The RNA shown here (THF (Tetrahydrofolate) riboswitch aptamer) has 95 nucleotides and comes from a bovine gut metagenome.
RNA sequence: GCAGAGUAGGCUGCGGAGCGUUAAGUGCCUGGCGGACAGGGAGUUGCCGCCGGGACGAAAAGGAAACUUGCGGUUUCGCAGCCGCAUCCCGCUGC
Numbered sequence: 001g002c003a004g005a006g007u008a009g010g011c012u013g014c015g016g017a018g019c020g021u022u023a024a025g026u027g028c029c030u031g032g033c034g035g036a037c038a039g040g041g042a043g044u045u046g047c048c049g050c051c052g053g054g055a056c057g058a059a060a061a062g063g064a065a066a067c068u069u070g071c072g073g074u075u076u077c078g079c080a081g082c083c084g085c086a087u088c089c090c091g092c093u094g095c
Base pairs, nucleotide, nucleotide: 001095002094003093004092009083010082011081012080013079014078015077016076017075018074019072020071021070028054029053030052031051032050033049034048035047039090040089041088042087060069061068062067
């Protein structure tokens, strides 16, 4: 000098367990606060979380019941695949 690995996190599929179906959640806009970002340091206009405000908005059916089958851009866990340090300095592996 050239090439590469690795994070938080995100997305998709499959499976498990929940929640809602008396509408929470998800998604969208916005204010505040906080957190994380590869092995080390710095770190955003990017990412995540919490609290609040706003607009929008839904699929139930069966059963005596237990519950079952659905439904929800639903939550979470496991597995697989994909993407992945904004950026800067140093380091690591191969040549």

Rfam family: THF (Tetrahydrofolate) riboswitch aptamer. About the family: Tetrahydrofolate (THF) riboswitch was first reported for Ames et al. as an RNA motif in 5' untranslated (5'-UTR)regions of folate transport and biosynthesis genes in Firmicutes genomes. The RNAcentral record of the sequence draws on MGnify. Model confidence (mean pLDDT): 80 of 100.